[in-house]
Context: one part of a larger RNA
RNA sequence: GGCAGGGAGUUUCUGGUAGUGGUGAGAUUAAGAAUUCAAUUUCGUAAUCAAAGAGAAAUCAACAGUCCGCAAGAGUUUACUCUGAGGGACGGGGUGUGAAAGUGCCCGGAAUCACUACCAAAAGACCCGAAACCAGUCGAUCUAUUCCAGGGCAGGGUGAAGCCGAUCAAUUGAUUGGUGGAGGCCCGAAGAGGUUCUGACGUACAACUCGUUCUUCUGACCUUGGAAUAGGAGUGAAAGGCUAAUCAAGGCUGGAGACAGCUGGUUCCUCCCUAAAUAGGCCGCAGUCUAGCCUGAAGGGAGAUAGCAGACAAGGUAGAGCACUGAUUGAAUGUUUAGGGGGAGAAAUCUCUCGGCAUACUGUCAAACUCCGAACUUGUUUGCGUUGUAGAUCUUCGGAGUCGGGGACGUUGGGGUAAGCUCAUGUCCCCUUAGGGAAAAAACCCAGACUAGAGUUAAGGUCCACAAAUUCUGGAUAAGUUAAAGGACGUCAUCAGUCUAAAACAGUGGGAAGGUAGGCUUAGAAGCAGCCACCCUUUAAAGAUAGCGUAACAGCUCACCCAUCUAGAUUGAUGGCUCCGAUAAUGGAAUGGAUUAAGCCAGAUACCGAUACUCUAGGACUCGAAAGAGAUUCGCUAGGGAGGCGUUGUGAUAGGACAGAAGCUGGGGCGUGAGUUCCAGUGGACCUGUCAGAAUUGUAGAUCCUGCC
Numbered sequence: 001g002g003c004a005g006g007g008a009g010u011u012u013c014u015g016g017u018a019g020u021g022g023u024g025a026g027a028u029u030a031a032g033a034a035u036u037c038a039a040u041u042u043c044g045u046a047a048u049c050a051a052a053g054a055g056a057a058a059u060c061a062a063c064a065g066u067c068c069g070c071a072a073g074a075g076u077u078u079a080c081u082c083u084g085a086g087g088g089a090c091g092g093g094g095u096g097u098g099a100a101a102g103u104g105c106c107c108g109g110a111a112u113c114a115c116u117a118c119c120a121a122a123a124g125a126c127c128c129g130a131a132a133c134c135a136g137u138c139g140a141u142c143u144a145u146u147c148c149a150g151g152g153c154a155g156g157g158u159g160a161a162g163c164c165g166a167u168c169a170a171u172u173g174a175u176u177g178g179u180g181g182a183g184g185c186c187c188g189a190a191g192a193g194g195u196u197c198u199g200a201c202g203u204a205c206a207a208c209u210c211g212u213u214c215u216u217c218u219g220a221c222c223u224u225g226g227a228a229u230a231g232g233a234g235u236g237a238a239a240g241g242c243u244a245a246u247c248a249a250g251g252c253u254g255g256a257g258a259c260a261g262c263u264g265g266u267u268c269c270u271c272c273c274u275a276a277a278u279a280g281g282c283c284g285c286a287g288u289c290u291a292g293c294c295u296g297a298a299g300g301g302a303g304a305u306a307g308c309a310g311a312c313a314a315g316g317u318a319g320a321g322c323a324c325u326g327a328u329u330g331a332a333u334g335u336u337u338a339g340g341g342g343g344a345g346a347a348a349u350c351u352c353u354c355g356g357c358a359u360a361c362u363g364u365c366a367a368a369c370u371c372c373g374a375a376c377u378u379g380u381u382u383g384c385g386u387u388g389u390a391g392a393u394c395u396u397c398g399g400a401g402u403c404g405g406g407g408a409c410g411u412u413g414g415g416g417u418a419a420g421c422u423c424a425u426g427u428c429c430c431c432u433u434a435g436g437g438a439a440a441a442a443a444c445c446c447a448g449a450c451u452a453g454a455g456u457u458a459a460g461g462u463c464c465a466c467a468a469a470u471u472c473u474g475g476a477u478a479a480g481u482u483a484a485a486g487g488a489c490g491u492c493a494u495c496a497g498u499c500u501a502a503a504a505c506a507g508u509g510g511g512a513a514g515g516u517a518g519g520c521u522u523a524g525a526a527g528c529a530g531c532c533a534c535c536c537u538u539u540a541a542a543g544a545u546a547g548c549g550u551a552a553c554a555g556c557u558c559a560c561c562c563a564u565c566u567a568g569a570u571u572g573a574u575g576g577c578u579c580c581g582a583u584a585a586u587g588g589a590a591u592g593g594a595u596u597a598a599g600c601c602a603g604a605u606a607c608c609g610a611u612a613c614u615c616u617a618g619g620a621c622u623c624g625a626a627a628g629a630g631a632u633u634c635g636c637u638a639g640g641g642a643g644g645c646g647u648u649g650u651g652a653u654a655g656g657a658c659a660g661a662a663g664c665u666g667g668g669g670c671g672u673g674a675g676u677u678c679c680a681g682u683g684g685a686c687c688u689g690u691c692a693g694a695a696u697u698g699u700a701g702a703u704c705c706u707g708c709c
Base pairs, nucleotide, nucleotide: 001709002708003707004706005705006704011123012122014120015119016118017117018116019115020114021113022112023111026049027048028047032043033042034041053060054059063091065090066089067088068087072083073082074081075080076079092107093106094105095104096103097102126265127264129262133255134254135253136252137251138250144229145228146227147226148225149224150223151222152221153219155187156186157185158183162179163178164177165176166175167174168173191216192215193214197211199210200209231247233243234242235241268644269643270642271641272640273639278291279290280289281288282287292402293401294399295398296397297396298395299394303387304386305385307384308383309382310381311380312379313378314377315376319372320370321369325366326365327364330361332359333358334357335356336355339354340353341352342351343350344349405430406429407428408427409426410425412424413423414422415421435446436445437444450618451617452616453615454614455613456612460608461607462606463593464592465591469605471604472603473602474601475600486580487579490577491576492575493574494573495572496571497570498569499568507564508563509562510561511560513537514536515535518532519531520530543558546557547556548555619634620633621630622629623628645698647695648694650692651691652690653689654688655687656686663682664681665680666679667678668677669676670675
């Protein structure tokens, strides 16, 4: 991992609501007793609930009234009238409080017992799951430290003190040669350790091993046997180390099914309705309570108000503005009134300037400014619309779930540089929604799936994959075209101006002069380093020169003019499509092939295309006793409600079976489904329908448990 079997809302007591049944101003017995084969029945009146409330208490103590009106009934008559249980509105009453006004609770008889369903509280309380806590016990054959009695350490090296001799000295000594054999000394076996390769192995030889290399090896050494100390305790040359493969508190057994607001799982079918991810409280933020939103039942009996429009009110946002509060530009005028600086003077003081304040202008800013001020929102009301006697809005009660939400759009906003960001807000959607389209796809487009069949369309498409146009008309694009600011003689269209047969634009040929090398400056400055000026003449035309050039000149062009040539030339603006800008990690990468249209823009006609729409047939739902009728009904998670299927015992009843039960295998039919029935084979002894009642009652899941493979 596969398969089979096992595997999760149970039981007791108490309470709430509903249903069913009994009795009913009452209802019921409990323990217990008697009786019966048994089921039971009969006693048992203690006790409980109800029949009166109000008040802390003392204490006091409650409906013979009026009106409306549903259902139902009756009448006349077809839409009214009468009666009108229950119901509603008044009035009245009891009691507490208060001086009173007032106000709280209560009052015109329905309860109680049993059973069933759902829910709640207490219990293990749907099942499995901790790490932990406490108690009592067992451990020092591992290991830590200590104690007692023992054992062990090849060989080699170094050569302390002491001692002896010699020499020198002469109270002690020094030098030197021997001798000697010290040391938590050195090298290195046994022994002990465990450094490196970060080697081998890494379902191992091994739940820590193997190889190599390495450390120590007379000591704080190693080791054998015996003994001591233990669980908040021991021991520790101290690492939170070790205390039997277990240690920031050992193991085992028990309390014990500890507790878990946390994770996982929770078993048959169909039908109806169908959420919330919000507000407030909480040591509250992974939770929970109340409200909101869902569902079921009952009451009640006529209106209700999501939409649109009108009327009347409320508001201080967007915007705008500077009238207030503050901020703030410029140039004025006045005043020295906070102040600083310069100058004059012996000083008082004078004067200039930077400011301050005030005034009239000028230009601005504001979430905590407003002389103003929308859209819009809200409230009341009227009309239309929608909805309601198939019973709404509303009221009461039973059961929930929900309290992590998410996205799109908005010429909606706050925060943030921004975000698939965050906080709000309105609508829609996903969540809880399938189907078609967007290659693929939670929320984008179309569209809300009862079942089956046929047709028509939507979004989107029609070269092939792939259903349908290689369809038609006109245009643009050349990039196989997709992103911004910005850039560009790309190209198409439109508009406006200027020049042009008195010859434009471009090309080609020629000219482009004189005063003069203007004055100044400068070593030089001659059109062309720089400063000033920028005139005149000859001309068809020619700047005191637009560029290159020289040390300075020279030289080459340009402006400008003539000739030649020949028909359009040139400038600007607007719009369309394209180009550059252009960069990502395996490989081109628009879905692929491919495509000059099969891409883009504008238009036309066909066709394809969904669970949409239409038609046919059928089912369910709602109302109804039925016949029948009805709708803009029938997607659905959490969840509520309704009705069923099956399993195992039991009671009653009816049956089947060796002429073949159950079970198993294969096949046919019925039912929306859980399921059920028939046939054949196998099997070889029990099995089943109906009604009632009871459950250890349904498995795919839980890193589920056990077994087998």
This is a predicted structure of a 709-nucleotide part of an RNA (large-subunit ribosomal RNA, domain II) from a Dehalococcoidales bacterium. The RNAcentral record of the full RNA draws on ENA. The coordinates come from a structure-prediction model, not an experiment, and the mean pLDDT is 84. NCBI's taxonomy places the organism under Bacteria, Bacillati, Chloroflexota, Dehalococcoidia, Dehalococcoidales.